[in-house]
Predicted 3D model of a 106-nucleotide RNA (Glycine riboswitch aptamer) from Bradyrhizobium sp. Lineage of the source: Bacteria > Pseudomonadota > Hyphomicrobiales > Nitrobacteraceae > Bradyrhizobium. Its Rfam family is "Glycine riboswitch aptamer". Clan: Glycine riboswitch clan. Rfam describes the family as follows. This family represents the bacterial glycine riboswitch. The coordinates come from a structure-prediction model, not an experiment, and the mean pLDDT is 80.

């Protein structure tokens, strides 16, 4: 890479756009209705990516333990920095789809 499994959260409103059916005609026009992308609103989700910090680890001082180096606790300060934590920038909110972590196989 390839196969399997794989949660969460609005079938949102508002607009016009394109296609398809209905009415209704000799054709039109116009209304519905369904689908597909756009645009814009406003509620949401967290497991592509992303971003942030803290745990932790190191080193470095004080203090303390019987205690002089070492060891072990606790404060402080400096560096480094994960994650299914957080944020919600991306993504995403019926089925189908999925650049869905992660798990299993080969």
């Nucleotide at each position: 890479a390839u196969c399997u499994g794989g949660a969460g959260a609005g079938a949102g409103g508002c607009g016009g756009c394109g296609c398809g059916a209905u009415u209704u005609c000799a054709g039109g026009c116009a209304a519905u209705c369904g689908c597909g992308a756009c645009g814009u609103c406003c509620a949401c989700c967290g497991a592509a990516g992303g971003g942030g910090a803290u745990a932790g680890u190191c080193c470095g001082u004080u203090g303390c333990g019987a205690g002089a180096u070492c060891c072990g606790c606790a404060g402080c300060g400096g560096a480094u920095c994960a994650a299914g934590c957080u944020c919600u920038c991306a993504g995403g909110u019926a089925a189908c789809c999925g650049u869905g972590a992660c798990a299993g196989a080969u």